[in-house]
Molecule: c-di-GMP-I riboswitch aptamer
Organism: Bacillota bacterium
RNA sequence: AAAAGAAAAAGGCAAACAUUCCGAAAAGGAUUGGGCGCAAAGCCGCGGGUCUAAGGCUGCUCAGCAGCUAUGACAGCCGGGCCGCUCUU
Numbered sequence: 001a002a003a004a005g006a007a008a009a010a011g012g013c014a015a016a017c018a019u020u021c022c023g024a025a026a027a028g029g030a031u032u033g034g035g036c037g038c039a040a041a042g043c044c045g046c047g048g049g050u051c052u053a054a055g056g057c058u059g060c061u062c063a064g065c066a067g068c069u070a071u072g073a074c075a076g077c078c079g080g081g082c083c084g085c086u087c088u089u
Stems, first nucleotide, its partner, number of pairs: 002089002005086001012038002017033002020030003036076001042082003046079003049074003055069006
């Protein structure tokens, strides 16, 4: 430096659910508990994908309903980029 490994060691993260708060909302975010799982479940919205629709536009049976749309979101959806612990070769 590279490759491989979670049934090694020391550690790490933290699903669902519940509490409190933020948000128009989002299987959205933060906090506390919790632990489903994860060798990158560390970081980055670059590509694909998915979720939401405040605002905007359109339609209608029109003070409402429906549809479209990300500038909102998901890194624990996939790919990609960057960084990292330990053992073995």